[in-house]
Formats: sequence, structure tokens, C1' cells
RNA sequence: GGGCCUGUGGCCUAACCUGGAUAGGGCGGCAGAAUCCGGAGCUGUAGAUUGUGGGUUCAAAUCCCACCAGGCCCG
Repeated sequence: GGGCCUGUGGCCUAACCUGGAUAGGGCGGCAGAAUCCGGAGCUGUAGAUUGUGGGUUCAAAUCCCACCAGGCCCG
């Protein structure tokens, strides 16, 4: 220098190929009820504009382009 893969709440993960209207789930956090107190279990709740920027579109996590970070391969 070239090619491929990955990037989504604090952590892990689904949706991406085939665009469709609140970004779902688990763990964790907080609160409540219960308990003599606590844990487990139960109920409720907050937290993401999906790596960054731009484009296409009525509509983008999803399609296109550039860039950034990590990994693998080739030279």
C1' cells in the first nucleotide's frame, strides 16, 4: 500500500442481507412491596438519537461514500 471482518445503554446481545415509524432482550443500577434485618424471587423505573461526518429517500441501525478505532490476511 491492497483486501476482508467488527463497532448498538455501564457490560453482553437482537434487528442490517430484504429500509417502515417507541431500537427489543439479558446482566447490572435505582425505587417499591415483602421481611425482625438482609439476600433470592416479585413489581416498577431510568439510561442509546446504533463509531464519526456526509449522501440517497417520504422514511436509514439497515443502502452509498469518506474517515476513525480494533482484528485477520496479502504484498

Record summary: RNAcentral holds the sequence, with entries from ENA. This is a predicted structure of a 75-nucleotide RNA (transfer RNA) from a Thermoprotei archaeon. The coordinates come from a structure-prediction model, not an experiment, and the mean pLDDT is 83. It matches the Rfam family "tRNA". Rfam classes the family as a transfer RNA.